Small-subunit ribosomal RNA from an uncultured bacterium, 1396 nucleotides, folded computationally. Its Rfam family is "Bacterial small subunit ribosomal RNA". Its family is annotated with structural constituent of ribosome and ribosome in the Gene Ontology. The coordinates come from a structure-prediction model, not an experiment, and the mean pLDDT is 82.
């Protein structure tokens, strides 16, 4: 949260051992007296009391307990009511006390005094099998009742049952608990118990336990079993059963067969209740139930019918044990909620690509059944025991009738994991076991439809086991992931060579016994099945007893020599300790020579030096370290050890095979050694040098560099005990390919000998096979294969921290957690990216040059500001003269105002009308609104007219949107970059990611080519094929051209023009040729290719263009177009007028013009290419200073028109804010256009600003390039063009080179980066929160020890008080009781309080 069907058998306060109320243990009159009731007078019944038996069982709970408590198996020093068996007895006496009566106290609870009385109550005597005692001897019972037969009682013996005691073994965690113990361990005497015992006591002895974990602390009832697991194990201790413990808390005894007693007693304490305040009462961890606590656990039910228990002779009584019912799906089991048919498929829902799909044979509908349900009828077993007796229960079950009728939910649907779409939401709300979803298209949120799973349940939460080989016995590891103690010695312990004999502890095996029942397993049986219950039965494992075997292990004895050790011989060595000696260097001191510097650094400075330094010569002093030799060489356990000599001393190796005879290996605890630094004491102190001072560097520089310099470094004695103490690799032994160095020794068939060479042993390196390893790598010096022993590890952080303890003079060391927090931390290898890593290479990248920008004025774009609006986009390179190849209106998207609503535009349907088009009028800024005029096309028909089309009106669908999202998209584009790269197939290598190819050696502009190679090939890129240009040829020949020839016209002439003619030349255009390292020399691997040369118009891709690999930047664009989704619909659509996009304190980008003399001005003269031209280009001529105007020849163009400037020549200017520069402003004009106010361009006259070459910084360019000069075109009415795109003219300089800056390519290396260095990441500080530690102290809980006080009670002692039984005539005695004292002891207390 849901349901409200049923059956069977179970279970139900895990937490606060708190509790109102009722009930849960009574019974016996056949033990006794008495009282009462009834009576048929015979008797019957009831009961408070005395007495007996039972209240020690049954029922509950798990607080305590780590213990002989429990489990298991043994044992001896015991008791045992009722029950069974056997034997014997039951005789004779006596005195009381309740009840009851009287008096009396108290609120009550409960009593007190006196008197009477019975018994199976109590007491005495007798008898006596028994018991004690060596014996003599002592001690020592009884009860009757009812009745005619039983029963009870006493004693003894035995049994059964139950109980007490002892022992072996097993039984949780902590060593940050290592020592514990005084009745403690033992003995003797005594006491005590049912019984053994330091159980208690006196004395004596000094023992007992403990690293195989004592003591202490924490936690816990134990077991059969339950659960999980393949098992081994792990966890748990519900129900049922066995044992234990407890009964408000603590203590104590009494009675009794049995208790130290759940529903008994006494005391103390806490709590609750009653009270007359004096005093009393109580104990649900029995069954119900209440409160409380908690996530959470039921009825104040029925019955003694059954089973069992108590009492009784019995009837019977009692029994919250028990049998049942009730509540709860708590769990398990079984059943149902219908079955069959039924559409190429209803309606509705949902989705949709609008066709359909799905819900779905599902429903409806037809046929059937009746488990279940309802009603009616019948109706058990459970009863033993002949009759009688049933709570459950009119239940189970049976029969009949009725009717599909009464009966389905929950979770999930991103992956793990079976199941998918739509809508809503928009990092919000929310989900989530882990990974992770959600920021406008969410299969993950919420809803819906659908689907999947399970089903009277389903899902969540908690817990346990599993998976987890993630504590590894089965079954893990330690070079680098966590993990080998720094090293060695060595006690205990563990393990241990060969042979023989014995033994039998381990081991193996037979038999017996035990391991309660239940449960589990197997086989049956009974409830309709099952769950459940019943019957039978097996096995494993454990313990005990008793036989057997003897291989192995152990033990005992004996032997051996291969392990280990010894003896004598030889060898190498920085092995150790002590002493002595030596030279070089450094510093200091003295003296000489000598003069201005020295020293130091990247560069400097501090410092030293004219008081003579540094340098140099001589002499002297001191301390420390020992160059060369010197070697992956040697020695040592490790740390470590280096001049020479001497003394003492440890170890190793080689060869011999003489001796001992397993003497060995490892090693917790323990011990020794142990670099450097540091500490204590005393020396020493040259150099070096923490700290400190100074100088530099720097933003700072508590650093790196420099100048000084104290501890220290050195020695002696003593501490410390740690290091990346590393081979990051514990020790020992054995086995398992080799090759190649090197050190030591020995041997040899080598030699005359020493070498060389060969062999063996011992060390020390490299490479490598098998094998191992996650990989890297290891590999006879193992990280291989095995055995033995030790140490250590178990996610990261917290943390080697805290606390405690030990050590230390201290510093600190050793040992060593937790809370909390994260989902990783880590290893090895791979591909990239990156590096103030390396190698190679390239680029106008730097350098070398030329010219600019940044300063001025103006133009233009952007930011910002402003505004009603200044529409929008572009933002490092790769936005900013960009979209825009033309904003006065238009454009135009913006603003203000006036208007329209099927609309400016498209299609369809329906409808209306002839009002259409056209033209006119009114109003208005226009749009628009109002009004008038007017009347279309085609077909058929003579016509009227009809139909169709077109148009109009109205309405419905729809149009429309430069509204949003370029991070939903297509397409296109920018950029790295015209950089040389990017990949694939097959094969091979690798566990794999991946590698190889693509790396390497050369070469190139190039992954261009060549060679090599576990690769061989291929694709996209490069190059080439395409276009322009440079040379030539052929063809073409007008509108182009004119060398030669001819004719004509004009002109004095030079010459010009025209025509004929021609296509040689120029040229236009088309098609070819040409260049390929082809040839020669040379270098090279005689490869690719490079250098030089010839020829050629051109030479090594000739120059330029087009062409842009895989990909990157969520790069740009929804405003060019297209387009998903969202949004607006009398407006975010549409029309119009006016305004704005041109606004101006300012900042930036890109340009133009300049600052002048290589210039400017005036005059004269010359030479292009390309392009466009009909609303167009516009000649000559005329007018105007000019812009321009008039006018119009010619030209749809190789025909006409437009055509240069720089340049050259001549003249002027003379370095000046100018004859430079032209901004700004005034005036007068021109042109386009409906219209130049905001806001156009041009001309003339006048005006004449800034600017004299530009800070930091920065850009372009390598040849017909830069620079410089003009010309054209697109857009276009005009124009802001100084922009853009083209064209030609004039025409340089420089490149040593690749160190550096930037970008790129490739190989390699490191990496903790992978959104990839614009990465990652560390610490302080600030604020908040959580957890943990310290802290002057303070409070509590538990516990120990000592002391004080000490209830009840047992024991002991006393007992002056009191007393029926026995003795006694009595007095009195025996004996008993109260009381008192002592020991012990619960609770309490331990010093201003408090308590006593």
């Nucleotide at each position: 949260a849901g349901g409200g069907g049923g059956g069977g058998g179970c279970u139900c306060c895990c937490u606060u051992a708190c509790c109102a109320u009722a009930c849960a243990a009574g019974u016996c009159g056949a033990a006794c007296g008495a009282a009462g009731u009834c009576u048929u007078c015979g008797g019957a019944c009831u009961u408070a009391g005395u007495g007996g038996c039972g209240g020690a069982c049954g029922g509950g709970u798990g607080a305590g307990u780590a213990a002989c408590a429990c489990g298991u198996g043994a044992g001896a020093a015991u008791c045992u009511g009722c029950c069974u068996u056997c034997a014997g007895g039951u005789c004779g006496g006596g005195g009381a006390c309740a009840a009851c009566g009287a008096c009396u106290g108290g609120a009550a609870a409960c009593g007190g005094u006196c008197g009477c009385u019975a018994a199976u109550a109590c007491c005495c005597g007798a008898u006596g099998u028994g018991c004690c005692g060596a014996g003599a001897g002592g001690u020592g019972a009884a009860a009757g009742g009812u009745u005619a037969a039983c029963u009870g009682c006493c004693u003894g013996a035995a049994g059964a049952u139950g109980a007490g005691c002892u022992c072996g073994c097993g039984u949780c965690c902590g060593a940050u608990u290592a020592g514990c113990u005084a009745g403690u361990u033992g003995g003797u005497g005594g006491g005590g118990u049912a019984a053994g015992a330091g159980c208690c006591u006196a004395c004596c002895a000094a023992g007992g336990c403990a690293g195989u974990g004592a003591u202490c602390g924490g936690u816990a009832g134990c077991u059969g079993g339950u659960u999980u697991g393949a098992g081994a194990g792990g966890a748990c201790a519900a129900u049922c059963a066995g044992c234990c413990a407890c009964a408000c808390u603590g203590g104590g005894a009494c009675u009794g067969a049995g208790a130290c007693a759940c529903g008994g007693c006494c005391c103390a304490g806490a709590c609750u209740c009653c009270u007359a305040c004096g005093g009393g009462a109580g104990g649900c961890a029995g069954c119900a139930g209440u409160g409380g606590g908690g996530a959470a656990u039921u009825u104040u039910c029925c019955g003694c019918a059954a089973u069992g228990g108590g009492c009784g002779a019995a009837a019977g009584c009692c029994u919250g044990a028990c049998g049942g019912a009730g509540c709860a799906a708590u769990a398990c089991c079984g059943c149902g909620u219908g079955a069959g048919g039924g559409a190429c498929g209803a309606a509705g829902g949902c989705c949709u690509g609008u066709g359909g799909g799905u819900u779905g044979u599902a429903a409806a509908c037809c046929u059937c059944u009746u488990u279940u349900c309802u009603c009616a009828g019948g109706g058990a077993a459970g009863a033993a025991g002949a009759u009688c007796u049933g709570a459950c229960g009119g239940u189970a079950c049976c029969u009949g009738a009725g009717g599909a009728a009464u009966c389905a939910g929950c979770a999930u649907c991103g992956g793990c994991u079976a199941a998918c779409u739509c809508c809503g939401u928009g990092c919000c709300a929310g989900c989530a076991g882990c990974c992770g979803c959600g920021g406008u298209a969410a299969g993950a949120c919420g809803g819906a439809g659908g689907a999947u799973g399970c089903a009277a349940g389903c899902g969540u939460u908690a817990u346990c086991c599993g998976g987890a080989a993630u504590u590894a016995u089965u079954g893990g590891g330690c070079g680098u992931a966590a993990a080998g103690c720094g090293u060695c010695c060595g006690c205990a312990g563990g393990c241990g060579g060969u042979c023989u004999c014995g033994u039998a502890a381990g081991u193996c095996u037979g038999u017996c016994u035990u391991u309660a029942a239940a449960g589990c397993g197997u086989g049956g049986a009974g409830c309709u099945u099952a769950a459940c219950u019943c019957c039978a039965u097996a096995a494993a494992g454990g313990g005990g007893a008793u036989g057997g075997a003897a291989a192995c292990u152990g033990c005992g004895a004996g032997a051996c020599u291969a392990g280990a050790g010894g003896u004598a011989g030889g060898u190498a060595g920085g092995g150790g300790u002590a002493g002595a000696a030596g030279g070089a260097a450094u510093u200091c001191c003295c003296a000489g020579u000598g003069u201005a510097g020295c020293g130091g650094u990247g560069a400097a400075a501090u410092g030293c030096g004219u008081a003579g330094a540094u340098a140099u010569u001589g002499g002297g002093a001191a301390g420390a370290a020992c160059a060369c030799c010197a070697g992956c060489a040697g020695c040592g356990a490790a740390g470590g050890c280096g001049u020479u000599c001497u003394a003492c001393u440890g170890g190793a190796c080689c060869a011999a095979a003489c001796c001992u005879g397993a003497c060995g290996c490892u090693c917790a605890u323990g011990g020794a050694c142990g670099a450097a630094a540091g500490c204590u004491a005393g020396g020493g102190g040259a150099g070096c040098g923490a700290a400190a001072g100074g100088g530099a560097u720097u933003a700072g520089a508590u650093a790196c560099c420099c100048c000084u310099g104290u501890a220290g470094u050195c020695c002696u004695a003593g501490c410390c005990g740690u290091a990346a103490a590393c081979g990051a690799u514990g020790g020992a032994c054995a086995c398992u390919a080799g090759g190649u160095g090197u050190u030591g020794c020995a041997c040899g068939u080598a030699u005359c000998g020493a070498c060389c060479c060969g062999u063996g042993c011992a060390g020390u390196g490299c490479c490598g096979u098998a094998g191992c390893c996650a990989a890297c790598g290891c590999g006879u010096u193992a990280a291989g294969u095995g055995u033995c022993c030790c140490g250590c590890c178990u996610g990261g952080g917290g943390a080697g921290u805290a606390c405690g303890c030990u050590c230390g003079c201290a510093a600190g060391a050793g040992u060593g957690a937790a809370a909390c927090u994260c989902a990783a931390a880590g290893g090895a290898a791979u591909u990239g990216a990156c590096g103030g890593g390396g190698g190679c290479c390239c680029g106008c990248a730097c350098a070398a040059g030329c010219g600019g920008u940044g300063g001025a004025g103006u133009a233009u774009g952007u930011g910002g500001c402003u505004u009603a609006a200044u529409u929008c986009g572009a933002u490092g390179c790769a936005a900013c003269g960009c979209g825009a190849a033309g904003a006065a209106c238009c454009u135009u998207a913006c603003c203000u105002g006036g208007c329209c609503u099927u609309g400016a535009c498209a299609u369809g349907c329906a409808u209306c009308u002839c009002u259409a088009a056209u033209c006119c009028g009114g109003u208005g800024a226009a749009a628009g609104c109002c009004g008038g005029u007017g009347a279309g096309u085609g077909u058929a028909g003579c016509a009227a007219u009809a139909c169709a089309c077109a148009a109009u009106u109205u309405g419905c669908a729809c149009a429309g949107g430069u509204g949003c999202u370029g991070c939903a998209u297509g397409g296109c584009u920018g950029u790295c970059g015209u950089c040389a790269g990017c990949u694939c197939g097959u094969g091979u290598c690798g566990u794999g990611a991946g590698a190889u190819g693509u790396u390497g050696g050369g070469u190139u502009a190039a992954g261009u080519c060549c060679c090599g190679c576990a690769a061989c090939g291929a694709g996209c890129g490069c190059a080439a094929c395409c276009c322009c240009u440079g040379u030539g040829a052929a063809c073409u020949g007008u509108u182009g051209c004119c060398a030669u020839g001819g004719a004509g016209a004009c002109g004095u002439g030079a010459g010009u023009c025209u025509c004929c003619g021609g296509c040689a030349c120029u040229c236009u255009g088309u098609u070819c040729a040409g260049a390929c390292u082809g040839c020669c020399c040379u270098g090279u691997u005689c490869a690719a290719c490079g250098g030089g040369g010839a020829g050629g118009a051109a030479g090594g891709u000739g120059g330029g263009g087009a062409c842009g690999a895989c990909g990157u930047c969520a790069a740009g664009u929804c405003a060019g177009u297209a387009u998903g989704g969202c949004c607006c619909u009398u407006a975010c659509g549409g029309c119009c007028a006016g305004g704005g996009c041109u606004g101006c304190a300012c900042a930036c980008g890109u340009a133009c013009u300049a600052c002048a003399a290589u210039g400017c001005c005036c005059g004269a003269a010359a030479c292009a290419g390309a392009a466009g031209g009909a609303u167009c280009c516009g000649a000559g001529a005329c007018c105007g200073c000019g812009a321009g105007g008039u006018g119009g020849a010619g030209g749809a163009a190789a025909u006409c028109a437009c055509u240069a400037a720089a340049u050259u020549c001549g003249g002027g200017c003379c370095c000046a804010g100018u004859u430079c520069g032209g901004a700004u402003u005034g005036g007068a004009g021109g042109c386009u256009g409906c219209a130049a106010c905001u806001c156009g361009c041009c001309u003339c006259c006048a005006u004449g600003a800034a600017g004299c070459c530009g800070g930091a910084a920065u850009c372009g360019c390598u040849a017909g390039u830069a620079a410089u000069g003009g010309c054209g075109c697109a857009u276009c009415a005009g124009c802001u063009a100084c922009g853009g795109c083209g064209c030609c003219g004039u025409g340089a300089a420089u490149a040593c080179g690749u160190u550096c800056c930037c970008g790129g390519g490739u190989c390699u290396u490191g990496c903790a980066c992978a959104c990839a260095c614009c990465g990652c990441c560390c610490g302080u500080c600030a604020c908040a929160u959580c957890a943990u530690g310290g802290g002057a102290g303070u409070c509590g809980u538990u516990u120990g020890u000592a002391c004080c006080c000490g209830a009840a009670g047992u024991g002991c002692g006393c007992g002056c008080g009191c007393c029926a039984a026995c003795c006694g005539c009595a007095a009195g005695g025996a004996g008993g009781c109260a009381g008192c004292g002592c020991c012990u002891u619960a609770a309490g207390g331990u010093u201003a309080a408090g308590c006593g």